[in-house]
The RNA shown here (c-di-GMP-I riboswitch aptamer) has 86 nucleotides and comes from Cohnella fermenti. It matches the Rfam family "c-di-GMP-I riboswitch aptamer". Gene Ontology term of the family: cyclic-di-GMP binding. The coordinates come from a structure-prediction model, not an experiment, and the mean pLDDT is 80. RNAcentral holds the sequence, with entries from Rfam.

């Protein structure tokens, strides 16, 4: 420099769930606990998917549509990288 993924390290991340004088319209996020899993479950909403619908539009109403919101632990793509190994 280019590849690989069998195993996993006194190493890393942390689903559900619980807690909260936290943030948010919500989805959700954050913090503490927790541990289902993860070899990129690091980072980037770029493409698709999914969730929400404040706002806007339609409607007599019920309600419908709408992302500028959210999700990278849904998939793809981009980017950087530890251990081991060729």
């Nucleotide at each position: 420099u280019a590849g690989g993924a069998a195993a996993a390290a006194u190493g890393g991340c942390a689903a559900a769930c619980c807690u909260g004088c936290u943030c948010g319209a919500a989805a959700g996020a954050c913090a503490g606990g927790g541990a289902c899993g993860c070899a990129a479950a690091g980072c980037c909403a770029c493409g698709g998917g999914u969730c929400u619908a404040a706002u806007g539009c339609c409607g007599c109403a019920a309600g419908g549509c709408u992302a500028u919101g959210a999700u990278c632990g849904c998939c793809g793509g981009g980017u950087c990288a530890c251990c081991c190994u060729u």